[in-house]
Molecule: small-subunit ribosomal RNA
Organism: metagenome
RNA sequence: AGAGUUUGAUCCUGGCUCAGAACGAACGCUGGCGGCGCGUUUUAAGCAUGCAAGUCGGACGGUAGAGGGAGCUUGCUCCCUUGAGAGUGGCGCACGGGUGAGUAACACGUAGAUGAUCUGCCCUGGAGUUGGGGAUAGCCUGUGGAAACACAGAGUAAUACCGAAUACGAUUGUCACCGUGAGGGUGAUAAUGAAAGGUGCUAAGGCACCGCUUUAGGAUGAGUCUGCGGCUCAUUAGCUUGUUGGUGGGGUAAUGGCCUACCAAGGCGACGAUGAGUAGCCGGCCUGAGAGGGUGAACGGCCACACUGGGACUGAGACACGGCCCAGACUCCUACGGGAGGCAGCAGCUAAGAAUCUUCCGCAAUGGGCGCAAGCCUGACGGAGCGACGCCGCGUGAACGAUGAAUGUCGUGAGAUUGUAAAGUUCUUUCCUUACUGAAGAAUAAGCAUGGGAGGGAAUGCCCGUGUGAUGACGUUAGGUAAGGAAUAAGCCCCGGCUAAUUACGUGCCAGCAGCCGCGGUAACACGUAAGGGGCAAGCGUUGUUCGGAAUUAUUGGGCGUAAAGGGCGCGUAGGCGGUCCUUCAAGUCUGGUGUGAAAUCUCCCAGCUUAACUGGGAGGGUGCGCUGGAAACUGUGGGACUUGAGUAAUGUAGGGGUACCUGGAAUUCCUAGUGUAGGGGUGAAAUCUGUAGAUAUUAGGAAGAACACCUGUGGCGAAGGCGAGGUACUGGGCAUUAACUGACGCUGAGGCGCGAAAGUGUGGGGAGCGAACAGGAUUAGAUACCCUGGUAGUCCACACUGUAAACGAUGUGCACUAGGUGGCAGUCCGCGGGGAUUGCUGCCGUAGCUAACGCGUUAAGUGCACCGCCUGGGGAGUAUGCUCGCAAGGGUGAAACUCAAAGGAAUUGACGGGGGCCCGCACAAGCGGUGGAGCAUGUGGUUUAAUUCGACGAUACGCGAGAAACCUUACCAGGGUUUGACAUAUACCGGAAUGCGGUAGAGAUAUCGCAGCCGCUUGCGGCCGGUAUACAGGUGCUGCAUGGCUGUCGUCAGCUCGUGCUGUGAAGUGUUGGGUUAAGUCCCGCAACGAGCGCAACCCCUGCUGUCUGUUACCAUCAUUAAGUUGGGGACUCGGACGGUACUGCCGGUGACAAACCGGAGGAAGGUGGGGACGACGUCAAGUCAUCAUGGCCCUUAUAUCCUGGGCUACACACGUGCUACAAUGGCCGGUUCAGAGUGAUGCGAAACCGCGAGGUGAAGCAAAACGCAGAAAGCCGGUCUCAGUAUGGAUUGGAGUCUGAAACUCGACUCCAUGAAAGUGGAAUCGCUAGUAAUCGCGCAUCAGCAUGGCGCGGUGAAUACGUUCCCGGGCCUUGUACACACCGCCCGUCACACCACCCGAGUUGGGGGUACCCGAAGUCGCUAGUCUAACCAUUUACUUGGGGGACGGUGCCGAAGGUAUGCCUGGU
Repeated sequence: AGAGUUUGAUCCUGGCUCAGAACGAACGCUGGCGGCGCGUUUUAAGCAUGCAAGUCGGACGGUAGAGGGAGCUUGCUCCCUUGAGAGUGGCGCACGGGUGAGUAACACGUAGAUGAUCUGCCCUGGAGUUGGGGAUAGCCUGUGGAAACACAGAGUAAUACCGAAUACGAUUGUCACCGUGAGGGUGAUAAUGAAAGGUGCUAAGGCACCGCUUUAGGAUGAGUCUGCGGCUCAUUAGCUUGUUGGUGGGGUAAUGGCCUACCAAGGCGACGAUGAGUAGCCGGCCUGAGAGGGUGAACGGCCACACUGGGACUGAGACACGGCCCAGACUCCUACGGGAGGCAGCAGCUAAGAAUCUUCCGCAAUGGGCGCAAGCCUGACGGAGCGACGCCGCGUGAACGAUGAAUGUCGUGAGAUUGUAAAGUUCUUUCCUUACUGAAGAAUAAGCAUGGGAGGGAAUGCCCGUGUGAUGACGUUAGGUAAGGAAUAAGCCCCGGCUAAUUACGUGCCAGCAGCCGCGGUAACACGUAAGGGGCAAGCGUUGUUCGGAAUUAUUGGGCGUAAAGGGCGCGUAGGCGGUCCUUCAAGUCUGGUGUGAAAUCUCCCAGCUUAACUGGGAGGGUGCGCUGGAAACUGUGGGACUUGAGUAAUGUAGGGGUACCUGGAAUUCCUAGUGUAGGGGUGAAAUCUGUAGAUAUUAGGAAGAACACCUGUGGCGAAGGCGAGGUACUGGGCAUUAACUGACGCUGAGGCGCGAAAGUGUGGGGAGCGAACAGGAUUAGAUACCCUGGUAGUCCACACUGUAAACGAUGUGCACUAGGUGGCAGUCCGCGGGGAUUGCUGCCGUAGCUAACGCGUUAAGUGCACCGCCUGGGGAGUAUGCUCGCAAGGGUGAAACUCAAAGGAAUUGACGGGGGCCCGCACAAGCGGUGGAGCAUGUGGUUUAAUUCGACGAUACGCGAGAAACCUUACCAGGGUUUGACAUAUACCGGAAUGCGGUAGAGAUAUCGCAGCCGCUUGCGGCCGGUAUACAGGUGCUGCAUGGCUGUCGUCAGCUCGUGCUGUGAAGUGUUGGGUUAAGUCCCGCAACGAGCGCAACCCCUGCUGUCUGUUACCAUCAUUAAGUUGGGGACUCGGACGGUACUGCCGGUGACAAACCGGAGGAAGGUGGGGACGACGUCAAGUCAUCAUGGCCCUUAUAUCCUGGGCUACACACGUGCUACAAUGGCCGGUUCAGAGUGAUGCGAAACCGCGAGGUGAAGCAAAACGCAGAAAGCCGGUCUCAGUAUGGAUUGGAGUCUGAAACUCGACUCCAUGAAAGUGGAAUCGCUAGUAAUCGCGCAUCAGCAUGGCGCGGUGAAUACGUUCCCGGGCCUUGUACACACCGCCCGUCACACCACCCGAGUUGGGGGUACCCGAAGUCGCUAGUCUAACCAUUUACUUGGGGGACGGUGCCGAAGGUAUGCCUGGU
């Protein structure tokens, strides 16, 4: 520091996801040790048991008990000492410990205030501590009660209680002075108010210590007040009556509406009041480069709470966790009458939960309470235990060790790997086990000894030391020593990319994985296992959460033309921002000093535990706040001045700017009248409609409403919406010029107010045309549409509402700056003029710059400033709900659950388009002949079957693989056999020649018998055969989607690419586009391209003309000869063969750009590629073929191999393809007759001759073939016949008789003859081929082959028609355009419906929670009132009993008042 993921690829936007760190964690697997930390985050749920706050006898009375003594009645009394428990009294219990429910608050943090306050114990001073009184617990006696507990009587003590005296201070009142914002200080005077003793020592006088009282100060702690700071929601916008203030009074330690009476009517709020939700706050902790974000466990500070709610008492301090009272819920005891309780203290239990410990030890240390002290108490604390929960450290051994052992895994093998790893040898002993030893934490207290000091009359005592001096929970401590022995100790996750690390097997969209992208459908580096590897390590992974990455809320540090995002437009309030100069102040700002910012934490340095974690010391930091001194540039404040911003004025100027009124003509429709006659209208074509009741057309007149042709223009005006005939009136704004006036008066603008197209709404008018809805007619599969005929609302006017639009420049407003060029509109100035300068507005092009690109570019989307609005992935959704506006329609504001990994922008290359342009092809058209109908042949589907073997399926399967299925072929079926095999190689052993002939059994394979029958030599081996055994053979079994090769198709279409350069961020482009031209990316020209390759063409073959050479089996002109080129002969011709030549737009004319080329012509056998063939670019279709062959993997191995016999591939209701023959007279039949080419022949072709009607037979000549044979070519031509008829057409089918091939023609061959004589009379929709020696038509040959073509491949004979042309159909090429397609239009994609499930809204309702208001009831209790009952101290009175007063207690009563109840409506859940 980044990475993955949207696409065919690219750039951008944008979300999702990952790598990091952290944790009070949990879960899975695993687990050796130690140190230091941490450990109910969940129900502030409920709790058994034990402990967690007591202490003081030196405050007090005094007891049980114990010890001792005395008396004696021997079990009683008395005395002394000691003295538990309980009681009175003092201090403490308000600390320490726990928890975070509540709390959005002066609760917390920070900085202050207290002249508005209190403070026990403690410290430092001052002054005192005199003298009396009356009670009451305990105890004793008695009563009630189950208990808790209570009551009565008698009597007693105090440092308990109460008077009196005194009063340096103190308090209060009055006065005076100083001082202040304020209750502060000083002085005078008057009044008021205290106390307690205990212990030690003593020279008995007192002294000392601990106490007590009063007062001042300090310290500490606390109360109260204030500035500033830190959550969410505006779908919470108004809140408030003790409310805000004042006066008097009350209350408090103290200010204050804190409370009360009266008076005033205020106070808070958009800088967010009120309400709702959530939450203890902070130091800090986690993360981050930082700014920030998250968090508030442990440790520390503050606050709040103690079962829930209320209340006070005591006290220095509480409205009190282990106190009290009341109410409520719950639990427990009960004798049913009543009582008791509060673990959010430490342990522990139950429930909850993914989840969190021992009912431990000790006060030895630190700290706290009490005490003079000893000491007691202390679940604070110190320790131990449990838990890998975290951090840190250590170990599980080290060295050597190659036959690179074995096993495992991979590999055909060689071998590789596991791996120096192991074994083995040598060594060490941390840890472990056993034993022994053994620090530090302990300082001192009392006591003892002793030194010094102050004061004093002495002693006790006081202050400062020194020595000695008890005490250890942990603890079998840490550490050390010895012995033993590698001995006791390794796992977890991952290995497709991100991300480090791969192979095999299993599985077969199954099982499973997955953080994202995504893996798995038979070769899975992604699942599972193994081996190997990578990472971390006593842990490793997973899950959850936070920050980071995320500049993905952007202060640092983002955006808004098209990706999400500019408000429809203006006016303007608050607010924000604001021109030039001088001056003042010092609020902001800057700077110095100072206080604070607790400690811990953090950073740096140092130190202590062996190290580290941990701990200690020092320094720094702590960005903040306060106080104080200074500076004055900038901002601000006050004052003064200025003119350039802004405005005013004057003079001009253009304009569909606005409102109202008036006027006009054209057109349309309607009405009336005339002329006139059969249609009109409408459409792609029609129909509805209209017209003989007179339309349309035309003429004249009239009526109505609406809109204003031409001018009209990227022309004008307006803020936007918008504005268009003419005139008048009123009125807004702009621009130019002048520079007279004002003197910053400005910009923006949340709310607010106004304007705001069309449609729509209300009321009233109006209504010609047009025209939602609606009706009819068409179209269509349908047509609730498009088209047509009608037609209501509406459109128009007035007034009112609505308030939205792709209200768009998809671009907020204002100001400034930054090259130009060229138009338009309105002005001004200069110049005689052509013209120039300048201002405002409005367009186009373009520089720099910007932008993801497109594009923008002085009218910015450039560069800056000011202010406003808005955005933060897609869908859900501009939906739901709430509020609000509206008459309604609807508008404004505006979510979430759930779901996806994308959604999107711009550009690129393709593909596609019932887009465009150009061009081609038997593509259409023009023609000729077919198919589709019939019969048959053949292939296919289907069906059937034991089997009908398999493959091929649009074009590009279907007379295809197959160029020959009776057996064989043959792969299929049935049955019968064989198992190293029908076939190959190798080895070992045994036996034998192989082989041929014959016999027997059998359907045959096969088995068996007999006969005949070897070679080479190195002399027991080889060749050959059979058998046994082992390796192996074999498979037309599967996968053509694992493959090679071959092939089809687009397509013989003209295309497909590369190098370098250039352009672009890039994908890519350019070249290859453009202008011409061509059959052609063929060629020419131009051009940021220049070249090149594969294709095209040519080179090859056949054919057409010709030359030369060669002439047998071919040929025969001349010379002979014959029946005949038969023979002699010839080398001329034909023909054959070989090698050449010829054609190149070469020539002429025209067109063209002076090019390429095209058109015409000449010559020529042939003319513009002469005709035909072979030849098929990059690629497409996972096209076809594992059954030609080859081949990976998988499968079978007495069978899926192999042999044999028979059957099947030939089946047959049917459907399709390809053909043959026909339907006839351009024909059939009969007779005669003419002319080919190319082939082929020895297991062959087979002549003549003879036989047969014929197929054919007999026969044998000739011929390895320019020689002989196949072999008569047919159509044609000549003649005859048939005469339109299912026929003298047609030949299917069937019967009979034969021929040939072959072991064998039943299933299942071909042919012949006789007989039979079916359908069919030219074929629906549709569809195929062909452009010249072609179509059509006619026959011939060949391959295969024993035999068997209507098929295939060739050959020649006869031999046409038509092409205007490119609109349309199909296919293709190039350019361009749109695209949401890229599996690429056979694409993508929308909505309804059905069923199941999920989430949310509404919903008659139903059921919880919370808070509010009104009223009722009203506990405890404070405060007030009252004077009924009782009453020790004090006062008064009385001789006394007493009485009265003051005070107190109880009672009664009033206000307030918790819980509860009723009513109401609000908020929020569940269903």